[in-house]
RNA sequence: GCACGCAUAGCUCAUCCGGCAGAGCGCCGCUCUUACAAAGCGGAGGUCCUUGGUUCGAUUCCAAGUGCGUGCACCA
Numbered sequence: 001g002c003a004c005g006c007a008u009a010g011c012u013c014a015u016c017c018g019g020c021a022g023a024g025c026g027c028c029g030c031u032c033u034u035a036c037a038a039a040g041c042g043g044a045g046g047u048c049c050u051u052g053g054u055u056c057g058a059u060u061c062c063a064a065g066u067g068c069g070u071g072c073a074c075c076a
Base pairs, nucleotide, nucleotide: 001072002071003070004069005068006067007066010025011024012023013022019056027043028042029041030040031039049065050064051063052062053061
């Protein structure tokens, strides 16, 4: 340099044929316990990487950009 993939909750990841965004772990509260853990119940937490476009409507489609990863090329 070329091609491809990924970016969604604190972490690991689903959702992605356009119509109010979810799980596990973690965190907070309650129950239980002398107490802690475990278990059970409930709760908080998101600009769905950024900008623009299409659309009545975009996490989802299109374009550009940014970051990360993989392969190929280059490497006197």

RNAcentral holds the sequence, with entries from ENA. This is a predicted structure of a 76-nucleotide RNA (transfer RNA) from a Nitrospiraceae bacterium. Rfam family: tRNA. By type it is a transfer RNA.